[in-house]
RNA sequence: UCUUCAGGGCGGGGCGGGAUCCCCCACUGGCGGUACAGUCCGCGACCGGACACGGCAGCGUGUCCGCUGACCCGGUGGAACUCCGGGACCAACGGUCAUAGUCCGGAUGGAAGAAGA
Numbered sequence: 001u002c003u004u005c006a007g008g009g010c011g012g013g014g015c016g017g018g019a020u021c022c023c024c025c026a027c028u029g030g031c032g033g034u035a036c037a038g039u040c041c042g043c044g045a046c047c048g049g050a051c052a053c054g055g056c057a058g059c060g061u062g063u064c065c066g067c068u069g070a071c072c073c074g075g076u077g078g079a080a081c082u083c084c085g086g087g088a089c090c091a092a093c094g095g096u097c098a099u100a101g102u103c104c105g106g107a108u109g110g111a112a113g114a115a116g117a
Stems, first nucleotide, its partner, number of pairs: 001117005011025004026102002028091002030043004038089002047066008071087005093105003
């Protein structure tokens, strides 16, 4: 420098005219670090802003700044908020006949990063 890859999950029941959106049970967990991590540290994504460049404009690209959810107890051990046992908790924005981590959409996008040449 180039190439490829790089997010999972609503199944059952209830109420209702109507819900994969409400209620009960169920199910899912990006990347790097570290004793193996959704909940620690750091990062990406999403969202907001400033500046620069391009464009008549809507806007696009780049750099930077901001924002950014959630864990305890016991056990083992030299060491674990990471393992084992138990009990909890969290999950952007827009949409929808009805409130969404799980459906649809921006996204055939972007990206932390991984692998290869």

Record summary
RNAcentral holds the sequence, with entries from MGnify. This is a predicted structure of a 117-nucleotide RNA (FMN riboswitch aptamer (RFN element)) from uncultured Lawsonibacter sp. The prediction has a mean pLDDT of 86. Its Rfam family is "FMN riboswitch aptamer (RFN element)". Rfam's curators write: The RFN element is a highly conserved domain that is found frequently in the 5'-untranslated regions of prokaryotic mRNAs that encode for flavin mononucleotide (FMN) biosynthesis and transport proteins.